[in-house]
RNA sequence: GUCGAUAAAGGCAAACUGCCUGCAAGGGUAGAGCGCAAAGCUAUGGGUCGUUAGAAAAGGCGAUUGCCAGGCUGCCGAAG
Numbered sequence: 001g002u003c004g005a006u007a008a009a010g011g012c013a014a015a016c017u018g019c020c021u022g023c024a025a026g027g028g029u030a031g032a033g034c035g036c037a038a039a040g041c042u043a044u045g046g047g048u049c050g051u052u053a054g055a056a057a058a059g060g061c062g063a064u065u066g067c068c069a070g071g072c073u074g075c076c077g078a079a080g
Stems, first nucleotide, its partner, number of pairs: 002080001003077002011036002016031006034066001040072003044069003047064006
C1' cells in the first nucleotide's frame, strides 16, 4: 500500500414516536437503534422522488450522498 477480524478505543444512526419547519419530496431536534469502515464532506454523472409547465415529448426549480458511481479528506489494526 492492498485489505477489513466473533480485535480494541471511539464515531455515525434506519424504521417508528413527539415537537418545529416546507405546497410537496423532504429537513431540523429529542427519544429510539435497523444497520454502517467512510452511514465523513461534496448534487459532478446516472437513478429515484417532489413540484411546475406542456396535448405529448422535451424543459424549469427542488429533494435524496443511508441508491450507484466520481472527487476530496480520514480513526484503528489481526490474518493474507
Predicted 3D model of an 80-nucleotide RNA (c-di-GMP-I-GGC riboswitch aptamer) from Candidatus Aerophobetes bacterium Ae_b3b. The model forms 95% of the base pairs in the Rfam consensus. Its Rfam family is "c-di-GMP-I-GGC riboswitch aptamer". Its Rfam clan is "c-di-GMP_I riboswitch clan". The coordinates come from a structure-prediction model, not an experiment, and the mean pLDDT is 89.